Record summary:
RNAcentral holds the full RNA, with entries from SILVA. A computed fold for a 272-nucleotide part of an RNA from a hot springs metagenome, annotated as large-subunit ribosomal RNA, domain VI. It matches the Rfam family "Bacterial large subunit ribosomal RNA". Its family is annotated with ribosome and structural constituent of ribosome in the Gene Ontology.

[in-house]
Context: one part of a larger RNA
């Protein structure tokens, strides 16, 4: 820009892409075969692993840059006590929610259609036989087209469904009630800006939500995680123990509640 008004919203699959692996064990059967050692095809049925994808955090860790706790020097808040600051742009150590991973967890790698290779075959002539071929008609591979996953009507043969919105006003050129083009305005479904966001994310796009609201933050509860906070108050000369106390602090988690911000608003968009 087109897809023959104009928009949401759900799709069909033309064509493309991905994926296709691959042991062991168990039944047949200790059978067939073998003098015995030994030891199957086929047939399928199960069962369990490697290798690879794909998802995902219940569980097993990892991570987690300040969630909690503990230690050293050394400076500071006048001093004890309690705290703060530097020691990496975490001082060092022990743990560790959400997220995000994998060593963890689930799931797929097929069944099965069809057409076929070499091959095997039915019927069967040319050539009274014989031949799978010449007419015709079967079987037959991890291979080939489906079948599983994605992308997908710019598939210009522009595809389908269901629903919203509706034949306004104004000037030009043609035709001259009716009509057709062609520009400009206001709007309609709907859309965008614009703000709160967001396992979306590089900007962008996407998905939500915007006071008729629980988007986000704050607050409140509850989950987790730290591992008994400070002051008091007993006991010990004193390190230090005990009680209050599973305290007390506590990111991202799961709800709750309009405290604060999403105010107020603005501009596009058919006329077939």
């Nucleotide at each position: 820009c087109g897809u023959a008004g104009g928009g949401c919203g759900c799709u069909u699959g033309a064509g493309g892409g991905g994926g296709u692996c691959u042991g062991c064990c168990c039944a047949c059967a200790g059978u067939a075969c073998g003098a015995g050692a030994g030891g199957a095809c086929c047939u399928g049925g199960g069962u369990u692993g490697g290798g690879g994808g794909c998802a995902c955090c219940u569980c097993u860790g990892g991570u987690g840059u300040a969630c909690c706790g503990g230690c050293u020097g050394u400076c500071g808040c006048g001093c004890c006590a309690g705290c703060g600051g530097c020691a990496g742009a975490a001082g060092c150590c022990g743990g560790g929610u959400a997220g995000c991973c994998a060593u963890g967890u689930g799931c797929c790698u097929a069944a099965c259609c069809g057409a076929u290779a070499a091959c095997c075959g039915c019927u069967g002539a040319a050539a009274g036989c014989a031949u799978c071929u010449a007419a015709g008609c079967g079987g037959g591979a991890a291979g080939c087209g489906g079948g599983c996953c994605c992308c997908a009507a710019g598939a210009u043969a522009a595809g389908g469904c269901g629903c919203c919105c509706c034949a306004c006003c104004c000037g030009a050129g043609g035709g001259u009630u009716u009509c057709c083009u062609c520009g400009g305005g206001g709007u309609a479904a709907g859309g965008g800006c614009c703000g709160g966001g967001g396992g979306a994310g590089a900007c962008u796009a996407c998905c939500c939500c915007g006071u008729a609201g629980a988007u986000g933050g704050g607050c409140c509860g509850c989950a987790g995680g730290u591992g008994u906070a400070a002051g008091c108050c007993c006991c010990g000369c004193a390190a230090g123990g005990g009680g209050u106390u599973g305290a007390g602090c506590c990111g991202a988690g799961c709800g709750g509640u309009u405290c604060c911000a999403a105010u107020c608003g603005c501009c596009c968009g058919a006329g077939g």

The coordinates come from a structure-prediction model, not an experiment, and the mean pLDDT is 88.